This is a predicted structure of a 348-nucleotide part of an RNA (small-subunit ribosomal RNA, central domain) from Kordiimonas laminariae. The sequence was found in a public genome assembly. Lineage of the source: Bacteria > Pseudomonadota > Kordiimonadales > Kordiimonadaceae > Kordiimonas. It matches the Rfam family "Bacterial small subunit ribosomal RNA". Its family is annotated with ribosome and structural constituent of ribosome in the Gene Ontology.
Context: one part of a larger RNA
């Protein structure tokens, strides 16, 4: 380079926006750059292939022939590709109209639990566990009654329910705000699809600066357990967890499945809408989503199966035996923890 591959074998970047490129709807009219035909030129000789011939054969050597699959020119043709113009809507977008919904941020605010303070009652226990014990307790614990205080979370509704691109979002109002979905055909007219780079978000732990600090709860102590016990269990515990600005950029960041489109049996639930009918929730249909089974079909099986791993087309990233090793240098990035791009030797 040519290949064949990516659910689980090696492979889909976490995830979006977008830049160069790559790819691009229907109809039509022109050019003729690419395409095709056909004609001149031109491809040096050797060298390869053919068919003869000379050395005793052969190698080597001669002759003819073809070939030299390019590259230039000129005429021709216009499907399709590309260029210009015309003009369409079915893709894409904008308008109205309507309803869903834990989509984002920012403010404020409610109940229960739970620790604490205080105060009454009240006695000698109480906690824990397999069983104990560290631990609390006559300086009145635990229980139970009233006040208070604080931080953190939001039973039950809740549901293979909803929303989000993805991480991810749950009391309740309030203010600002994104983005889907129906229905109407009103508008523009192919505006579109994918993206290397770039760029922005990105669970949690982890950094910094300042708050906060009620339970949890690495470390780290103490009881038990066991030969042993640096642990599983208990009884305390700092950082952390929570706000507020900046960083970090990682996950089994999962559907271990990039994206867009078009097709290609169906049955059954469920979420949000639309029509038509019967009338108070049912039938029939239709679009969006969100499960289960399952025709063909694919797949090594498993098992996917209109939400595809079927059937095609375009555009991206990735992989090409196992260890070494996602590790060394090196280069960027980062405060540091590192993260990222990434070998080889040598082994089997």
């Nucleotide at each position: 380079c040519u290949g064949g591959g990516c659910g689980u074998a090696a492979a889909g970047c976490g995830c979006g926006c977008g830049u160069a490129g790559g790819c691009u709807g229907c109809u039509u009219u022109g050019c003729a750059a690419g395409u095709a035909g056909a004609g001149g030129g031109u491809g040096a000789a050797a060298u390869c292939c053919c068919g003869g011939g000379g050395c005793u054969c052969a190698a080597c050597c001669c002759c003819g022939g073809a070939a030299c699959u390019g590259c230039c020119u000129u005429c021709u043709a216009a499907a399709c590709u590309g260029c210009a113009g015309a003009g369409c809507u079915a893709g894409a977008a904008u308008c109205c109209u309507g309803g869903a919904g834990a989509g984002g941020u920012g403010a404020g605010u409610a109940g229960a639990a739970u620790u604490c303070c205080u105060a009454g009652u009240g006695u000698a226990g109480a906690g824990g566990u397999g069983a104990a014990a560290u631990u609390c307790g006559u300086a009145g614990a635990u229980a139970u009654u009233a006040g208070g205080a604080a931080g953190a979370a939001u039973a039950c509704c809740a549901g293979u329910g909803g929303c989000g691109a993805a991480g991810g979002c749950g009391g309740c109002u309030c203010a600002c705000u994104g983005g889907a979905c129906a229905g109407g055909u009103a508008u523009u007219g192919a505006c579109g699809c994918u993206g290397a780079g770039g760029u922005g978000c990105g669970a949690a732990a982890g950094c910094g600066u300042g708050g906060g600090g009620a339970g949890c709860g690495a470390a780290c102590a103490g009881g038990a357990u066991u030969a042993g016990a640096u642990a599983c269990c208990c009884u305390g515990g700092u950082a952390g967890u929570c706000c507020a600005c900046g960083c970090c950029g990682u996950a089994a960041a999962c559907g271990a499945u990039g994206g867009a489109u078009a097709c290609u049996a169906g049955g059954u639930g469920u979420u949000g809408g639309g029509u038509a009918g019967c009338a108070u929730g049912c039938u029939a249909u239709u679009c969006a989503g969100u499960g289960c089974c399952g025709a063909a079909g694919c797949u090594a099986a498993c098992g996917c199966g209109u939400u595809a791993a079927g059937u095609a087309u375009c555009c991206c990233g990735c992989c090409u035996g196992g260890g070494g090793a996602g590790u060394a240098c090196g280069g960027u990035c980062g405060c540091a923890a590192g993260a990222u791009u990434a070998a080889a030797a040598c082994u089997c």